Annotation:
Transfer RNA from uncultured Selenomonas sp., 71 nucleotides, folded computationally. The coordinates come from a structure-prediction model, not an experiment, and the mean pLDDT is 83. NCBI's taxonomy places the organism under Bacteria, Bacillota, Negativicutes, Selenomonadales, Selenomonas. Rfam family: tRNA. The family's RNA type in Rfam is transfer RNA.

RNA sequence: GGGACGUAGCUCAGCUGGGAGAGCACCAGGUUCGCAAUCUGGGGAUCGAGGGUUCAAACCCCUUCGUCUCC
Repeated sequence: GGGACGUAGCUCAGCUGGGAGAGCACCAGGUUCGCAAUCUGGGGAUCGAGGGUUCAAACCCCUUCGUCUCC
């Protein structure tokens, strides 16, 4: 210098710009003598950071930080 990635505690999805989601984990309750398992309900991410475009940005543009990789 080139490329990919960064979204919830973890692993990830998010299409052509318009509702921020899933599984596991966590909390409460039911079931049990108790635990596990299971069922029901709930909380949690302003999308790595800053700026721009737009009626509207996780998504497009610019800068920047970090990780991986190639030269």